Transfer RNA from Nitzschia sp. PL3-2, 73 nucleotides, folded computationally.
[in-house]
């Protein structure tokens, strides 16, 4: 330089044909236990990379940016 892939909770990740965003760990409270750990419950935690378009309606399509990866050279 050319050309694909990925950005969603503190982490790793789903999110079906566009229709109101979830789990698993952790982290916070409770049961239990002499204490703890496990094991069971509960609740929290999100302007889905930035900035724009199209739609009634956008994680989700389409466009420029950026980060981060693969592969040719």
């Nucleotide at each position: 330089a050319g050309g694909g892939a990925a950005a969603u909770a503190g982490c790793u990740c789903a999110g079906u044909u566009g229709g109101u965003a979830g789990a698993g760990c952790a982290g916070c409270g409770g049961u239990u236990u002499c204490c703890a750990a496990a094991a069971c419950c509960g609740a929290a935690g999100g302007a889905c990379a930035c900035g724009g378009g199209u739609u009634c309606a956008a994680g989700u399509c389409c466009c420029c940016u950026u980060u981060u990866u693969c592969c040719u050279g």
Rfam family: tRNA. Its family is annotated with triplet codon-amino acid adaptor activity in the Gene Ontology. Its mean pLDDT, the model's own confidence on a scale to 100, is 80. Lineage of the source: Eukaryota > Sar > Bacillariales > Bacillariaceae > Nitzschia.